[in-house]
Context: one part of a larger RNA
Molecule: small-subunit ribosomal RNA, 3' major domain
Organism: uncultured Bacteroidales bacterium
RNA sequence: UGACGGGGGCCCGCACAAGCGGAGGAACAUGUGGUUUAAUUCGAUGAUACGCGAGGAACCUUACCCGGGUUUGAACGGUCGCUGCGUAUACGUGAAAGCGUAUAGUCCGCGAGGACAGCGGUCGAGGUGCUGCAUGGUUGUCGUCAGCUCGUGCCGUGAGGUGUCGGGUUAAGUCCCAUAACGAGCGCAACCCCUACCGAUAGUUGCCAUCAGGUUAUGCUGGGGACUCUGUCGGGACUGCCGGUGUAAACCGCGAGGAAGGCGGGGAUGACGUCAAAUCAGCACGGCCCUUACAUCCGGGGCUACACACGUGUUACAAUGGGGGGUACAGAGGGCAGCAAGUCCGCGAGGACAAGCCAAUCCUAAAAGCCUCUCUUAGUUCGGAUCGGAGUCUGCAACCCGACUCCGUGAAGCCGGAUUCGCUAGUAAUCGCGCAUCAGCCAUGGCGCGGUGAAUACGUUCCCGGGCCUUGUACA
Repeated sequence: UGACGGGGGCCCGCACAAGCGGAGGAACAUGUGGUUUAAUUCGAUGAUACGCGAGGAACCUUACCCGGGUUUGAACGGUCGCUGCGUAUACGUGAAAGCGUAUAGUCCGCGAGGACAGCGGUCGAGGUGCUGCAUGGUUGUCGUCAGCUCGUGCCGUGAGGUGUCGGGUUAAGUCCCAUAACGAGCGCAACCCCUACCGAUAGUUGCCAUCAGGUUAUGCUGGGGACUCUGUCGGGACUGCCGGUGUAAACCGCGAGGAAGGCGGGGAUGACGUCAAAUCAGCACGGCCCUUACAUCCGGGGCUACACACGUGUUACAAUGGGGGGUACAGAGGGCAGCAAGUCCGCGAGGACAAGCCAAUCCUAAAAGCCUCUCUUAGUUCGGAUCGGAGUCUGCAACCCGACUCCGUGAAGCCGGAUUCGCUAGUAAUCGCGCAUCAGCCAUGGCGCGGUGAAUACGUUCCCGGGCCUUGUACA
């Protein structure tokens, strides 16, 4: 100087407390461990691995296993030689890949030769093989915590200290005062984006108050720019004003005004560094290793196994509910090998025909809610696993191993031990909708969107993590 303390002081955080809803018990989905296996490819492992890499494993993917092939190789370039093509077609064999056979046979140039291609040789290949403890790049975490440093000066023999401490204040090393320090940098804040209010401007595909026309009905039509909305540019919030406390910074006020008030809400943004943290399998790259194989192509299988253990979720155990009928209201997205209105067929998944739309134009479009009927506390009209049968769709192909529909079947489960997680407001809880990936889909996952919409916080003694000051130390 740090680090540590079951030392002290001050302070903060859904850290505790106060509340609400879960997990841990059940079934299923998914990931992991283990076991099994020819293979169950590899990585991630307290917090910071475990619905993670994977934003799509039937083939492909695929890196694994078994089997059948190829060896300048799947792709590209240089060079030498031979051929004339490229390409197209057919046959044999085969599971395919491949191997073998046959047929047709280019352009420029008088020519030499050239273009392009095939075959052979040769030089560069190829490796998801190893090392993340050789690395770049990127990422997690402490932590959006308020810290980490520098120049000059001063103090100290020196390591180093001071500044950065102290008194207040703040979300903040934020600001003020004091001060052997005076300044500065990286962080904080602000500048950026979305959202809440207003104005100006522009009105088509959006809108419709006024005028006119028209319809069973609808901005449907003429028209209009008022309004909504959609873009663009501005304004607006700064403790600016008032009162109180205070030297000041600042704090307090069911003060004013205002759509918004003291950081208005959310996002992006992550200092010096820590964990030899993660990744050589995104990519790049040093070294090492393989080169008729550790390269590469294909068929099939596996990654989907199952005594078991754990994590993350979904659905429930019901009446604030289940079922039937009627009826209302979004936002953000997506759409041409696509979204599909409408009509017909089918109980349905879906099928047939097909208008419109490259989309503010057309299509995709809510559920909880509200009204009403029923069920009456029961393993039930709860719950839907599992299994049987019949189908639809995608795709070369659903046996291993897809989703969905219909009929039947109807398991466990009566609110869950110790323990444990999330959340402070348009939040939790609850309800549906969309997108990426994608032929299809094992999505209950991920990322977004809106609808309905709470309870509680006395307080900081205690648990956890962190910041500053101080103290002890046999630790570095």